[in-house]
Context: one part of a larger RNA
Molecule: small-subunit ribosomal RNA, 3' major domain
Organism: uncultured bacterium
RNA sequence: UGACGGGGGCCCGCACAAGCGGAGGAACAUGUGGUUUAAUUCGAUGGUACGCGAGGAACCUUACCCGGGCUUGAAAUGCAGACGACCGACAGGGAAACUUGUCUUCCAGCAAUGGUGUCUGUGUAGGUGCUGCAUGGUUGUCGUCAGCUCGUGCCGUGAGGUGUCGGCUUAAGUGCCAUAACGAGCGCAACCCUUGCCAUUAGUUGCUAACAGGUUAAGCUGAGAACUCUAAUGGGACUGCCAUCGUAAGAUGCGAGGAAGGUGGGGAUGACGUCAAAUCAGCACGGCCCUUACGUCCGGGGCGACACACGUGUUACAAUGGGUGGUACAGAGGGUUGCUACCUGGUGACAGGAUGCUAAUCUCUUAAAUCCACUCUCAGUUCGGAUCGAAGUCUGCAACUCGACUUCGUGAAGCUGGAUUCGCUAGUAAUCGCGCAUCAGCCAUGGCGCGGUGAAUACGUUCCCGGGCCU
Numbered sequence: 001u002g003a004c005g006g007g008g009g010c011c012c013g014c015a016c017a018a019g020c021g022g023a024g025g026a027a028c029a030u031g032u033g034g035u036u037u038a039a040u041u042c043g044a045u046g047g048u049a050c051g052c053g054a055g056g057a058a059c060c061u062u063a064c065c066c067g068g069g070c071u072u073g074a075a076a077u078g079c080a081g082a083c084g085a086c087c088g089a090c091a092g093g094g095a096a097a098c099u100u101g102u103c104u105u106c107c108a109g110c111a112a113u114g115g116u117g118u119c120u121g122u123g124u125a126g127g128u129g130c131u132g133c134a135u136g137g138u139u140g141u142c143g144u145c146a147g148c149u150c151g152u153g154c155c156g157u158g159a160g161g162u163g164u165c166g167g168c169u170u171a172a173g174u175g176c177c178a179u180a181a182c183g184a185g186c187g188c189a190a191c192c193c194u195u196g197c198c199a200u201u202a203g204u205u206g207c208u209a210a211c212a213g214g215u216u217a218a219g220c221u222g223a224g225a226a227c228u229c230u231a232a233u234g235g236g237a238c239u240g241c242c243a244u245c246g247u248a249a250g251a252u253g254c255g256a257g258g259a260a261g262g263u264g265g266g267g268a269u270g271a272c273g274u275c276a277a278a279u280c281a282g283c284a285c286g287g288c289c290c291u292u293a294c295g296u297c298c299g300g301g302g303c304g305a306c307a308c309a310c311g312u313g314u315u316a317c318a319a320u321g322g323g324u325g326g327u328a329c330a331g332a333g334g335g336u337u338g339c340u341a342c343c344u345g346g347u348g349a350c351a352g353g354a355u356g357c358u359a360a361u362c363u364c365u366u367a368a369a370u371c372c373a374c375u376c377u378c379a380g381u382u383c384g385g386a387u388c389g390a391a392g393u394c395u396g397c398a399a400c401u402c403g404a405c406u407u408c409g410u411g412a413a414g415c416u417g418g419a420u421u422c423g424c425u426a427g428u429a430a431u432c433g434c435g436c437a438u439c440a441g442c443c444a445u446g447g448c449g450c451g452g453u454g455a456a457u458a459c460g461u462u463c464c465c466g467g468g469c470c471u
Base pairs, nucleotide, nucleotide: 007471008470009469010468011467012466013465015461016460019424020423021422022421023420026315027314028313029312030311031310032309033308034306035305042053043052064301065300066299067298068297069296070295076124077123078122079121080120081119082118083117084116088103089102090101091100092099093098106115107114108113126290127289129288130287131286135284136283137279138278139277140275142273147186148185149184150183151182152181153162154161155160166177167176168175192267193266194265195264197235198234199233200232201231202230203229207224208223211222212221213220238261241255242253243252244251245250304443317417321376322375323374324373325372326371333364334363335362338357339356342353343352344351345350383414388409389408390407391406392405393404394403430453431452432451433450434449435448436447
């Protein structure tokens, strides 16, 4: 000077408390450990690994294993030499990679030569091999916590201190006052995006109040530019006004006005640093190692195994529910190798036709919970749907290992879960569906978004955890 204390003081945070819903018990999905295996590729491991890298392992991917091939090599490049092809077609072998044979066979230029391709030789190659404790870059975490420093001055022999402390205040080292300090920088805040209100401009593909036409119906049509909306520019909120308290900063007010009130809500934004934190397998790179193999191509297998253990989820255990019929209302996205209206066939997954749309135009797209009516009457059930059998559909060279979906049958565990533990303070939790990326298809119950319905509780800071300041 720091760090630490079951030392003290002050303060904060879904940290506790008050509540709501979960996990821990069941089945399944998924990740991990372990075990097994020819291989179950590798990495991530308290918080800060474990639906993580992977935003999609049947082949490919793929790095692993077995087997079969190649050795200037799958790709790139320099030099030298040889040839005129390369590609392709046919036939044979083969699991394929590949290989053997036959056929066809360069370009520009008068030429020299140049270009191009194949082969041979050689210098380079290639390596998801090792080291993240040699590194760059990037990332996690403390933490969106309020801190971390500098110049000059002053103090101290010096390390250092002061400033940055104290009082009040703030979400904040935010500000005010005081002051051997005076200033400044990186952070905070603001500037940025989005959402909530209004105005102006613009009016198609979107809209439809008035007028007219028209339909079974419909902005369907003429028309309109009001409204909604779209998307550009502005305005708007600043403790500005009032009252009380206070020297001030500021605080309080079911005060006013206002769409919004004290940072309006959300996002992006992450200081100096910490953890020799993570990553040599995204990429780059030093060193070391392999070079007829630790490189590379192909076929098949594996990454999907299964006495077990853990994490994260989905579905349930039912009546605030299940089933059947009817019925209302979104937002945000995607679409030409695509999304497909509509018609027909099929119980259905889907198939066959056909039309529009490069999309505010067409389409995915009937949202579902909701509401109405009927039924079930507390049972392992009309709850629950695992598992298994059969028959199918689709994608794709190919669904055995190892895809999804449909129909019929089957109908397991499970009657609310021990110790313990997690999330959440408002359009939040809970609950309901919809979309997207990746993608031929999909093991998505994951991830990222979108809207619908829509709560309870917070006395308070003694205690648990983490953090900040002073001592």